The part of an RNA shown here (small-subunit ribosomal RNA, central domain) has 350 nucleotides and comes from an uncultured Gammaproteobacteria bacterium. Its Rfam family is "Bacterial small subunit ribosomal RNA". The RNAcentral record of the full RNA draws on ENA and SILVA. Model confidence (mean pLDDT): 91 of 100.
Context: one part of a larger RNA
RNA sequence: CUGGGCGUAAAGCGUGCGUAGAUGGUUCGCUAAGUCGGAUGUGAAAGCCCCGGGCUCAACCUGGGAACUGCAUCCGAUACUGGCGGACUAGAGUGUGAUAGAGGAUGGCGGAAUUCCCGGUGUAGCGGUGAAAUGCGUAGAGAUCGGGAGGAACAUCCGUGGCGAAGGCGGCCAUCUGGAUCAACACUGACGUUGAGGCACGAAAGCGUGGGGAGCAAACAGGAUUAGAUACCCUGGUAGUCCACGCCCUAAACGAUGUCGACUGGAUGUUGGGUGCAACUUGGCACUCAGUAUCGAAGCUAACGCGUUAAGUCGACCGCCUGGGGAGUACGCGCGCAAGCGUGAAACUC
Numbered sequence: 001c002u003g004g005g006c007g008u009a010a011a012g013c014g015u016g017c018g019u020a021g022a023u024g025g026u027u028c029g030c031u032a033a034g035u036c037g038g039a040u041g042u043g044a045a046a047g048c049c050c051c052g053g054g055c056u057c058a059a060c061c062u063g064g065g066a067a068c069u070g071c072a073u074c075c076g077a078u079a080c081u082g083g084c085g086g087a088c089u090a091g092a093g094u095g096u097g098a099u100a101g102a103g104g105a106u107g108g109c110g111g112a113a114u115u116c117c118c119g120g121u122g123u124a125g126c127g128g129u130g131a132a133a134u135g136c137g138u139a140g141a142g143a144u145c146g147g148g149a150g151g152a153a154c155a156u157c158c159g160u161g162g163c164g165a166a167g168g169c170g171g172c173c174a175u176c177u178g179g180a181u182c183a184a185c186a187c188u189g190a191c192g193u194u195g196a197g198g199c200a201c202g203a204a205a206g207c208g209u210g211g212g213g214a215g216c217a218a219a220c221a222g223g224a225u226u227a228g229a230u231a232c233c234c235u236g237g238u239a240g241u242c243c244a245c246g247c248c249c250u251a252a253a254c255g256a257u258g259u260c261g262a263c264u265g266g267a268u269g270u271u272g273g274g275u276g277c278a279a280c281u282u283g284g285c286a287c288u289c290a291g292u293a294u295c296g297a298a299g300c301u302a303a304c305g306c307g308u309u310a311a312g313u314c315g316a317c318c319g320c321c322u323g324g325g326g327a328g329u330a331c332g333c334g335c336g337c338a339a340g341c342g343u344g345a346a347a348c349u350c
Base pairs, nucleotide, nucleotide: 003322004321005320006319007304008303012318014201015200016199017198021194022193023192025088026087027086028085029084030083031082033081034080035077036076037075038074039073040072041071042070049065050064051063052062053061054060091191092188093187094186095185096184097182098181099180103177104176105175106174107173108172109171110154115149116148117147118146119145120144121143125136126135162169163168206247207246208245209244210243211242215241216240220236221235222234223233258317259316260315261314262313263312266295267294268293269292270291271290272289273288274287275286276285277284299306300305323350324349325348332343333342334341335340
């Protein structure tokens, strides 16, 4: 390079937006670049291949042909692709009207619980474990009642429920704000798809500055256990967890399944719309659109399994894989305050 692949064997970038590029609906006309046909020129000779000839054969030599799949020019064809122009509405989008939602940001508010502080009652234990001890308590603990402070998280509702591109999102209210779905019409007229680079977002932990600190809790200390116990268990406990701003950019970032589109039997549940029928107790039945689940025809699969939410049948574009170890290491480069991240080998070895 060609090929074969990427749910679990190696392999889908964590996610989106989008540049170049690649690719692209229906119809008419023009063009004739790609494409196809013909002609002319050229494509040196030798060699290879075919048919002959000459050395007694062969190697070798020699005549002719074919081939040289190419290039250039001219003439022609116009289905497809491209280019130019016109038209269209089935893709895409816009408007109007509704709907659901833990989608995002900011501010405020609320109750339960834990802890701490103050006061009352009250007395000898509390706590903890497999059992204990460290620890707390007669300087009055634990229990109980009242008051106060502060921080963090929002029980029930809660649901293979909902929303979001992913990460993720859950008390209540307000303000600002993104997206989606449905119905009927109107409008724009291919404006689409994908997307190397690029840009943005990106759990937790971690970092910087300043705040905050109730509970929990790396590190650390002590008590146990044990042969030992730098652990598991217990008593404490600092970073951190929280907020603001700025970094970091990783993950079993998972559906281990890239995005978009088309097509291909069904059944059942559920969420949000719409239509029709029934009903007037509101709960039913049927159809339909959009989601989300379970089971499964065909088909696929090494099997497991997937199965209109495909891993089926196809198309477009991107990313990635190519035996194990060495190694996501070394070196170089880029980024970062650092931690480190990105890119990413080889020797050697099996």